[in-house]
RNA sequence: GCAAACUGCCGGAAACGGCAGGACGCAAAGCCAAUUGGGGGCUAAAGCGCGCACAUCGCGCCAUGCCAGCCCGGCCGCCG
Numbered sequence: 001g002c003a004a005a006c007u008g009c010c011g012g013a014a015a016c017g018g019c020a021g022g023a024c025g026c027a028a029a030g031c032c033a034a035u036u037g038g039g040g041g042c043u044a045a046a047g048c049g050c051g052c053a054c055a056u057c058g059c060g061c062c063a064u065g066c067c068a069g070c071c072c073g074g075c076c077g078c079c080g
Base pairs, nucleotide, nucleotide: 001026002025006021007020008019009018010017011016024069030075031074032073037072038071039070040067041066042065047061048060049059050058051057
């Protein structure tokens, strides 16, 4: 210097994000997530498939959505 969980408000289908409070922690917990490096994970709206006749219901698949405080990697980087 940053700021987890949690709380409040807002956005979002959700994951999650923003702001405020708050500090678990962090030499990089700074930046980089489009086929604009390589993996991994989360959500599943729309779409598709299935369930009975229909489903506003349930289940499955799926990222174009999300996570850099998941790992590797790249760039910058304080004091001693």

The RNA shown here (c-di-GMP-I riboswitch aptamer) has 80 nucleotides and comes from a mouse gut metagenome. Its Rfam family is "c-di-GMP-I riboswitch aptamer". From the family's description: GEMM was predicted in a large-scale screen for bacterial structured RNA regulatory elements. The model forms 100% of the base pairs in the Rfam consensus.